[in-house]
Context: one part of a larger RNA
Molecule: small-subunit ribosomal RNA, central domain
Organism: Phragmites australis
């Protein structure tokens, strides 16, 4: 390189936007660049292959012949790619609806917790398997009233909804993005994928300034234990929260890249449309977009998957090639750092 693969054996980038590139719907025309066919010339000889011959055979040698393929020339074909013109089934715009924890900002709210102040009250409280450390007559715990603070939003709540993913849930308002159903007005292939690049990206961490109720790495103490650097208990700082940056990683998982088309059904849920029935909500039938479950054919090593494919096909990208060494070393880029990205070899089995 060819071939083969990527749910779980090695292997799908965390996700998206998008440049170059690759690929690309239907009809007609032009041309002959790609494509196909014929012919010519050439690709030294030796070698290889085939046939015949010569050394007693063979190796070896001699003579003759030939294919595929490359480059060039020439004559044709016109299906496909390419060119040009058009079309509307892809794609998009406009119109009329609609669902939603999609995003950002502002405002408001309640339960609980903790702390503080005051009242009542007077001996324990707390905690555990059992205890102890701890709190408490300088009045704890309990209970009542008041105040403050920070964080999170019970029930509804679901196998449910939205978002590219990360993720998103108290309520209201403003701004804003996307989806989807319908009718079919407009544009007329404007599409798909996407190296490089860019954007976003949980938690933890870092920088600066705020904030700090609860819980809580580290840390201290009490237990347990042979020991206990743990599990259990009492405390408790960073951080968790906000603002502005940074980091760029996760079992970032459906361990399953994206797009398009086709290929049995049954049964739920969500959004929306139509028909029939009805006073009406339902129910029934049917279409579409999603989200589940079960399952046929097929596929699969099996498990399983199965119109949301891991089936049948096409296009594009990424990635894999025995285990360890090793996601390490070196170099480079990025970063304040922590580190991230790229990424070997010797050696060994």
């Nucleotide at each position: 390189u060819u071939u083969g693969g990527c749910g779980u054996a090695a292997a799908g980038c965390a996700u998206c936007u998008g440049u170059a590139g690759g690929u690309g719907g239907c009809u007609u025309u032009u041309c002959a660049a790609g494509u196909c066919c014929g012919c010519c010339a050439u690709c030294a000889a030796a070698u290889c292959c085939c046939a015949g011959g010569g050394c007693u055979c063979a190796a070896c040698c001699c003579u003759g012949g030939a294919u595929a393929g490359g480059c060039g020339g020439u004559g044709g074909a016109a299906a496909c790619u390419a060119c040009a013109a058009g079309c509307u089934a892809g794609a998009g715009u406009a119109c009329a609806g609609u669902a939603g924890g999609g995003g950002c900002a502002g405002a408001g709210g309640c339960a609980a917790u903790u702390u503080c102040c005051g009242g009542u009250g007077g001996a324990g409280c707390g905690g555990u398997g059992a205890a102890a450390u701890g709190c408490a007559u300088u009045g704890a715990g309990a209970u009542c009233g008041g105040a403050a603070a920070g964080a999170a939003c019970a029930c509804c709540a679901a196998u449910g909804g939205c978002g590219a993913a990360a993720g998103c849930a108290c309520u209201c308002u403003g701004c804003u993005a996307g989806g989807u159903c319908g009718a079919c007005a407009c544009u007329g292939a404007c599409a798909c994928u996407g190296a490089c690049a860019g954007a976003c990206g949980a938690a933890a961490g870092c920088u600066a300034g705020g904030g700090g109720a609860g819980a809580a790495a580290a840390u201290g103490g009490g237990a347990u234990u042979a020991g206990a650097g743990a599990c259990c208990c009492c405390a408790g700082u960073a951080g968790u929260c906000c603002u502005a940056g940074u980091c760029g990683u996760a079992a970032a998982c459906g361990a399953u890249g994206g797009a398009u088309a086709c290929u049995a059904g049954g049964u739920g849920c969500u959004g929306u449309g139509c028909a029939a029935c009805u006073c009406g909500a339902c129910c029934u039938g049917u279409g579409u977009a999603g989200u589940g479950u079960u399952g046929u054919a097929g596929c699969u090593a099996a498990c399983g998957u199965g119109u949301u494919a891991a089936g049948u096909a096409u296009c594009c990208c990424g990635c894999c090639u025995g285990g360890g060494g090793a996601g390490u070393a070196c170099g480079u880029u990025c970063g304040c750092a922590a580190g991230a990205a790229u990424g070997a070899a010797a050696c060994u089995c």